[in-house]
């Protein structure tokens, strides 16, 4: 100098003025203070909070190496195994297809309780071929029942043996996943696919702030059809059972009302320091309070400056994940080239 990897941060600034939402002070005029984000987003996970008599079963859904963190998680940290990269590093739903079932275009003899197109070997022969053996060689495919060598044989074959690979048992190291130039045994253990049904282990009650509570207003109830005291319907869900209440329920037509207060933002909270830990994170101390609307605010104008400004807009609240993002800054590290 070039190429790259990982982590963190910022995301126009300042001033004036006029408005909007919320809070505080004041009898009042008026004054003071606060007012979007790192993702407020997607609503995909996990919780808090609120409501729903209770109990059991089935179904359904999710997760899936190990240990730890956390309120919890499908998140995070560290580790193991596998894959990619020269490397820094990155990626992986990573339990089970001898419990059962299913699926696989084309090619190919055969895609799985196997099988034999060419070839090789033996036999028969009417010399066209037929019968048998074989899986070494050829050929097909994304994938074909271990590999190399020696022996063996009619030709062959784990048929036998050695080494490699594989499986099981033990040992050693590790909390564990797992690892091992460790020991012994076994001719070999019968393809792929489970984000295919399924099996195994673990987890999950339902609905959501239009939850829910209070005050207030209005009212009426009517018509038609269907079902129902032989139990409809309701009580939380998709179903069933037990249990309780139980005379109404469903659809259509037409009508009434729809205003306010709370929930609402102080919380697993933020910042700084220190201690423990490899880390995620946790303990202690100090300081701080930082939008809360409900037709729903966060904006308009002016001046100056710059690198001329991306994605985007709170609606009960947290912890995550994922996705979007002009441009810029910082730190750690890797590879290549050059110079001293």
């Nucleotide at each position: 100098g070039g190429a790259g990897u990982c982590g963190g941060c910022c995301g126009a600034g300042c001033a004036g003025u006029c408005g909007c939402c919320g809070g505080g002070a004041g009898u009042g005029a008026u004054c003071c203070c606060g007012g979007a984000g790192g993702a407020a987003a997607g609503u995909c996970c996990g919780g808090g909070c609120u409501c729903c008599a209770u109990g059991g079963g089935c179904a359904a859904g999710g997760u899936g190496c190990c240990a730890g963190g956390u309120a919890a998680c499908g998140c995070c940290u560290g580790g193991g195994g596998g894959g990619c990269g020269c490397g820094a590093g990155c990626c992986c739903a990573c339990g089970g297809c001898c419990a059962g079932u299913g699926c696989a275009a084309c090619a190919g003899a055969a895609a799985a309780u196997a099988u034999a197109c060419c070839g090789c070997c033996g036999g028969a022969u009417g010399c066209g071929u037929c019968c048998g053996g074989u899986a070494a060689g050829g050929g097909u495919g994304a994938a074909a029942u271990g590999g190399u060598g020696c022996g063996g044989u009619a030709a062959g074959a784990g048929c036998g043996c050695a080494c490699c690979g594989c499986g099981c048992u033990c040992g050693u190291g590790g909390c564990a996943a797992c690892a091992c130039c460790g020991a012994g045994c076994g001719g070999c253990a019968g393809g792929g696919u489970a984000a295919a049904c399924c099996c195994c282990a673990c987890c999950u009650g339902g609905a959501g702030c239009a939850a829910g509570a209070c005050c207030g207003a209005a009212u009426a109830g009517g018509g038609a059809a269907g079902c129902g005291u032989u139990g409809a319907g309701u009580g939380u869900c998709g179903c069933c059972c037990a249990c309780a209440c139980g005379a109404g329920c469903u659809u259509c037509c037409g009508g009434g009302u729809a205003g306010g207060u709370c929930g609402c933002u102080c919380g697993a909270g933020g910042c700084g320091g220190u201690c423990g830990g490899a880390g995620a994170c946790g303990g202690c101390c100090g300081c701080c309070c930082a939008a809360g609307a409900u037709g729903a605010a966060u904006g308009g104008c002016u001046g100056c400056u710059c690198u001329c400004g991306a994605c985007a807009g709170a609606a009960c609240c947290c912890g995550g994940c994922u996705u979007a993002c002009a441009g810029g800054c910082c730190g750690a590290c890797u590879c290549c080239c050059u110079u001293c």
This is a predicted structure of a 340-nucleotide RNA (Bacterial RNase P class A) from a Candidatus Rariloculaceae bacterium. Lineage of the source: Bacteria > Pseudomonadati > Pseudomonadota > Gammaproteobacteria > Candidatus Rariloculaceae. Its Rfam family is "Bacterial RNase P class A". By type it is a ribozyme. The sequence is in RNAcentral, with records from ENA. It is recorded under the gene name rnpB.